[in-house]
The RNA shown here (c-di-GMP-I-GGC riboswitch aptamer) has 86 nucleotides and comes from Firmicutes bacterium UBA2598. The source organism's lineage runs through Bacteria, Bacillati and Bacillota. The prediction has a mean pLDDT of 90. It was read from a public genome assembly, where an Rfam model found it.
RNA sequence: CCCGAAAAUGGCAAACCUGCUCGAAAGACGGGGACGCAAAACCACGGGUCUACAGCUGCAAGGCCAGGACAGCCGGGUUGCCGAAG
Numbered sequence: 001c002c003c004g005a006a007a008a009u010g011g012c013a014a015a016c017c018u019g020c021u022c023g024a025a026a027g028a029c030g031g032g033g034a035c036g037c038a039a040a041a042c043c044a045c046g047g048g049u050c051u052a053c054a055g056c057u058g059c060a061a062g063g064c065c066a067g068g069a070c071a072g073c074c075g076g077g078u079u080g081c082c083g084a085a086g
Stems, first nucleotide, its partner, number of pairs: 002086001003083002011037002016032004021028002035072001041078003045075003048070003053067001055064003
């Protein structure tokens, strides 16, 4: 350095519940809660997924659409605890 244990110290926190919170929504944030995670730490660079306020379109119903979101979807980049076997 690779690697990832029936090791140790700890860490994070899904679903769900909740909020005189923000948001059009997706979602984010706070509290509770743990399904799990060796990067489930950080970054929207590529792919993918979600939403559709604005915009375009339509007589209408609706349709199209990221300037929005997801890092716990995959890949990639950066940083990092420990030290078994190999």